[in-house]
Molecule: small-subunit ribosomal RNA
Organism: moss metagenome
RNA sequence: AGAGUUUGAUCCUGGCUCAGAACGAACGCUGGCGGCAGGCUUAACACAUGCAAGUCGAGCGCCCCGCAAGGGGAGCGGCGCACGGGUGAGUAACGCGUGGGAAUAUGCCUUUCAGUACGGGAUAACCGCGGGAAACUGCGGCUAAUACCGUAUGGUCCCCCCGAGUAACAUUGGGGGGUAAAGAUUUAUCGCUGAAAGAUUAGCCCGCGUCAGAUUAGCUAGUUGGUGGGGUAACGGCCUACCAAGGCAACGAUCUGUAGCUGGUCUUAGAGGACGAUCAGCCACACUGGAACUGAGACACGGUCCAGACUCCUACGGGAGGCAGCAGUGGGGAAUAUUGGACAAUGGGGGAAACCCUGAUCCAGCCAUGCCGCGUGAGUGAUGAAGGCCUUCGGGUUGUAAAGCUCUUUUGUCAGGGACGAUGAUGACGGUACCUGAAGAAUAAGCCCCGGCUAACUUCGUGCCAGCAGCCGCGGUAAUACGAAGGGGGCUAGCGUUGUUCGGAAUUACUGGGCGUAAAGGGUGUGUAGGCGGUCUAUUAAGUCAGGAGUGAAAGCCCUGGGCUCAACCCGGGAAUUGCUUUUGAGACUGGUAGGCUUUGAGUUCGAGAGAGGUGAGUGGAAUUCCCAGUGUAGAGGUAAAAUUCGUAGAUAUUGGGAGGAACACCAGUGGCGAAAGCGGCUCACUGGCUCGAAACUGACGCUGAGACACGAAAGCGUGGGGAGCAAACAGGAUUAGAUACCCUGGUAGUCCACGCUGUAAACGAUGAAUGCUAGUCGUUGGAAGGUUACCCUUUCAGUGACGCCGCUAACGCAUUAAGCAUUCCGCCUGGGGAGUACGGCCGCAAGGUUGAAACUCAAAGGAAUUGACGGGGGCCCGCACAAGCGGUGGAGUAUGUGGUUUAAUUCGACGCUACGCGAAGAACCUUACCAACCUUUGACAUGUCCCGUUUGGGGCUGAGAGAUCAGCUCCUUCAGUUCGGCUGGCGGGAACACAGGUGCUGCAUGGCUGUCGUCAGCUCGUGUCGUGAGAUGUUGGGUUAAGUCCCGCAACGAGCGCAACCCUUAUCGUCAGUUGCUACCAGGUUAUGCUGGGCACUCUGAUGAAACUGCCGGUGACAAGCCGGAGGAAGGCGGGGAUGACGUCAAGUCCUCAUGGCCCUUACAGGUUGGGCUACACACGUACUACAAUGGUGGUGACAGUGGGCUGCCAAAGCGCAAGCUGGAGCGAACCCCCAAAAGCCACCUCAGUUCAGAUUGCACUCUGCAAUUCGAGUGCAUGAAGUUGGAAUCGCUAGUAAUCGCAGAUCAGCACGCUGCGGUGAAUACGUUCCCGGGCCUUGUACACACCGCCCGUCACGCCAUGGAAGUUGGUUCUACCUGAAGCCGGUGCGCUAACCGCAAGGAGGCAGCCGACCACGGUAGGGUCAAUGACUGGGGCGAAGUCGUAACAAGGUAGCCGUAGGGGAACCUGCGGCUG
Repeated sequence: AGAGUUUGAUCCUGGCUCAGAACGAACGCUGGCGGCAGGCUUAACACAUGCAAGUCGAGCGCCCCGCAAGGGGAGCGGCGCACGGGUGAGUAACGCGUGGGAAUAUGCCUUUCAGUACGGGAUAACCGCGGGAAACUGCGGCUAAUACCGUAUGGUCCCCCCGAGUAACAUUGGGGGGUAAAGAUUUAUCGCUGAAAGAUUAGCCCGCGUCAGAUUAGCUAGUUGGUGGGGUAACGGCCUACCAAGGCAACGAUCUGUAGCUGGUCUUAGAGGACGAUCAGCCACACUGGAACUGAGACACGGUCCAGACUCCUACGGGAGGCAGCAGUGGGGAAUAUUGGACAAUGGGGGAAACCCUGAUCCAGCCAUGCCGCGUGAGUGAUGAAGGCCUUCGGGUUGUAAAGCUCUUUUGUCAGGGACGAUGAUGACGGUACCUGAAGAAUAAGCCCCGGCUAACUUCGUGCCAGCAGCCGCGGUAAUACGAAGGGGGCUAGCGUUGUUCGGAAUUACUGGGCGUAAAGGGUGUGUAGGCGGUCUAUUAAGUCAGGAGUGAAAGCCCUGGGCUCAACCCGGGAAUUGCUUUUGAGACUGGUAGGCUUUGAGUUCGAGAGAGGUGAGUGGAAUUCCCAGUGUAGAGGUAAAAUUCGUAGAUAUUGGGAGGAACACCAGUGGCGAAAGCGGCUCACUGGCUCGAAACUGACGCUGAGACACGAAAGCGUGGGGAGCAAACAGGAUUAGAUACCCUGGUAGUCCACGCUGUAAACGAUGAAUGCUAGUCGUUGGAAGGUUACCCUUUCAGUGACGCCGCUAACGCAUUAAGCAUUCCGCCUGGGGAGUACGGCCGCAAGGUUGAAACUCAAAGGAAUUGACGGGGGCCCGCACAAGCGGUGGAGUAUGUGGUUUAAUUCGACGCUACGCGAAGAACCUUACCAACCUUUGACAUGUCCCGUUUGGGGCUGAGAGAUCAGCUCCUUCAGUUCGGCUGGCGGGAACACAGGUGCUGCAUGGCUGUCGUCAGCUCGUGUCGUGAGAUGUUGGGUUAAGUCCCGCAACGAGCGCAACCCUUAUCGUCAGUUGCUACCAGGUUAUGCUGGGCACUCUGAUGAAACUGCCGGUGACAAGCCGGAGGAAGGCGGGGAUGACGUCAAGUCCUCAUGGCCCUUACAGGUUGGGCUACACACGUACUACAAUGGUGGUGACAGUGGGCUGCCAAAGCGCAAGCUGGAGCGAACCCCCAAAAGCCACCUCAGUUCAGAUUGCACUCUGCAAUUCGAGUGCAUGAAGUUGGAAUCGCUAGUAAUCGCAGAUCAGCACGCUGCGGUGAAUACGUUCCCGGGCCUUGUACACACCGCCCGUCACGCCAUGGAAGUUGGUUCUACCUGAAGCCGGUGCGCUAACCGCAAGGAGGCAGCCGACCACGGUAGGGUCAAUGACUGGGGCGAAGUCGUAACAAGGUAGCCGUAGGGGAACCUGCGGCUG
């Protein structure tokens, strides 16, 4: 410090996720030791049991034990129990933090001063008698005190009076009154009382700071203040009476929710953010609520009283209790320990002390909960052992790892010694830490991960299953992603997971973000509060800056030093604590105050100017419609085409007249005006703003603007008018599968006016307002000045446009009218969906508007640009693509292939074009892969080892069998080398293994080969340049071509694969050659024939050359490339045909040609044999053949080819047979012989019929091939004579020697072709042209597509799941108001009952107590509100879900451009009207 994830790729925006650190944690697996820490985060839930606060006999009396000394017990009395310990429920508060303040109290402690005199009456214990189950308690009697009371004295204490003093307090002098005390023991102390001071502690007040919500906006009656009084330790509405009407709040009152606060902790570069366990400070609480008493201190955790809930005891009459002390129990929970030891230390209470008490504390126990440290051995050791795993079978790896050898002993075990903590005694911890010795490698390693992020890879298993997953995503038969193993990586007594916090996240942006199109500028203005603000001078010192002082507790963090062996941990010192207060100073800047500006911001005045600015009134012409009248006759209207509609009752058309409403052609313009919405005939009236010019005046009067107020298109609403045209709804007609639409004919609200409401739009420049600064050029509107004068030029101000530097931007683009550089103020944004929805509030007559969430869900949603692809976008061009033609297919029969069906098997593959007479150039056996049956198992075939034999090969016969095979006989032929050995090779037989074998699977693991786009003209690269980048340029443009062919231009210059050419063939000619070919000429022969001798001229053959290149001429073009025409030529613009197939696409085809990875079978999925099947047959399709006839059929006649093939062959002549064929044997390994007859042609008959057409089917008889023709061959003869009379929708081929038509040959092959591949014969028609269909190429445009339009995608409906809104209500919490009730208690009143101390001789009094009454008040009750939550029949929409249903709304002109607002309508997406926007 970043990384992954939106895309085909890119840049950006933006969310999600990860890597880090941390924790009072929990869970899973594992677990050796020690040190230091930590340990109910949940039920402030309920608690059994024990302990946690006592002590003092040196305050007092009594009782018990004891001879006494002494000890013990309850009680009175004193001090303590308000500390220590726990918890965080409540509390948003002077509660806490920080800094100040004045009107206070303070036991014990310290200091100082003074004092401690004289008396008195009771009471508990105890005794007696009672009540009660108990707790406890009543009556009578005795007694003491440091208990209680009176008197005296006393002060700088308290009260009153007088005086001084003060504005008033304060302060001070004098007088009067009041108010103290306690003794104990012993000879020295401890106590006690009053006063003053200190210290400590506590109370009170104030400034500032201290969570969220405005879907909480108003709150408040003791409320705010005053006076008098009361009360308190003390100020104060703290309380009370009266008076006044205040007080708080947008700088957030009140209300609601949440929460103890802080030092600090975690994180972070910091600023921040989150948290508030342990430790420390403060606060609050003690079962819940209320209350006071005692006391220095409490409204009191282990005190009291009352009420309530709960638990327990009970004799039913009454009583007892409060672990949020330490342990512990139940419960809750993912989860948190022992009913331990000791007061040895530190501290606390009491005591004079000894001492007692102390679950505070110190220790121990449990727990890997965390941090830190140590160990589980060290050295050596290569045959790189065995085993495991992988393997290309060679090896590699685990791995110096192990074993072995040599050592060591931390930890642990055993034995011995043995602390510090304790300054004199006292040690729970503890025989602990630590030290020494002994034996012995002995007692001690796991967890997670290994696709990317992210360090680390292979094999097997599994087969979208099981599973993984933090995000992206893995898994559908070769998974580095699941599970296992081997190996590796990381951390290590731990390791992972989960949860939470911060970080990364500049993803709330103070530091440090944005708003044209990504989320985001308010529809517009006026203006309040607020924020900000020109220039000069003086002053002030609030902000600001500097210095000093106080404080900022300790601990913690940081630095430094020290102590535990180190570290964690602990101790000392320092720094820091960014803050607050106070003081001294500075005076630049901001602020305040005062004064000025003959001023530059703003404004006023004067003089001009332009304008659809606004309101009202009037008025004008054109047009539509309607009405009347005339002319006139059959149509009009409307559409893509029609129909609904109007018209013979006279329409449309046309002429004249009239009525009425609405809108204002031309001018008209990226022209004008207005804040925006918006504004358009003309005239008048009233009126707002703006601009220019000039100087006079005011003198900062300014900018922005939360709330507020005003304006605000269209639609819509209310009332009343108006209504020509247009036109939601509606009706009809069309279109359509449907058409609730688009189109047409009608048509109502509405559109118009007046008044009122609504308050929204793509209210857009998708760009808030203001000010200053920052190159220009060209238009245009309004003014001014100068120059010049028909015109125009220059300068300047205010608008409005186009282009374009700097700069900015993700890019597009913006660019003095900024989206640049800056300042001020306002508004708004923070992933997509849910949703601008729900609820609540406000507004509205309603429609609805405004404000405006959450649950849940996804990993994206989005912007700009790029390359493609696509478009019912555009431009250019091509192709038998269409058109123009010719002939077919689709109908029939047959052949053949396929599907389907059937079957034991009908082997397999190929499936739009690009499968289907395809693999198959030929299934009777074989082929053959399929089925049935039978047989073989190292195998039909290859290599290796061992043993035996030694000649191998071939033929014949016999028997069994379907055959393979088995058993036997017989004949012929007969290996090489040699060391002479069956020794070696070879061969045959046998055995056991390695292995053979597989047309078994995967063409989606592959190679190779092939099809297709397509013989289309394209596909790329290097360097350079442009762009952040994907990419672009080149390759685009202007011409041209069959062509990215060529030329020109050009930030490109070159190059490669394609195109073309080079190759073959064909068309012409020359040369050479001349047999088997040819025969002009010469000769011979024949009835005749190159038959023969010559010959090579011709034809031909086949080798080599020539020839064609837009070369020549004319035109055109740009002087180019080229094109058009012509000449010549056998051939002319690529002469015809072939071979040749760029980068790539289709996971196209083929594992059954071959090769090959992996998987599978191995007496079988291998091998062999016989028989069957691949040939089946209700049917459907493809491709062909033959036909339907007269351009024909039949019969006859007989002329003319060219490829080819031939010895297991082609087969002549001749003969036989009706024929297939047979006999026969000449010739020929072929320019020689043979196949070989070419056929269409020509002549005659037939005469339009199911025929003298057609030939299927069937019967009989044959032929040939072959081991074999039954399943299942071909052919022949005779007989039979089916469908079919030119073929629906649709569809195919072909542009010249082509189509059509005719035959011939060949491969395969024993035989079998209508198929295939070739060959020649005869030989057409048509092409205007590129609008349309199909395919393709280039450029451009749009895109929401990229699996690329067979794309994407919207809504209803149906089903399942999830969360949520409404809802008659129901239940509960909380809070408010009013009233009722009124425990305990304090206060007030009363007190005739009771009463020791004082007064009084007494009676009595003072005082006190009980009782009673009153005020206040907790709980409780009644009634009515507010608010929150849960639930609720039914219901609304939403989200997600596998391949459901209906349509096709959007993306291309998405097939009616889309979208926004509004209104109506409709199964649904949506449609239509009105206005707006261009995205």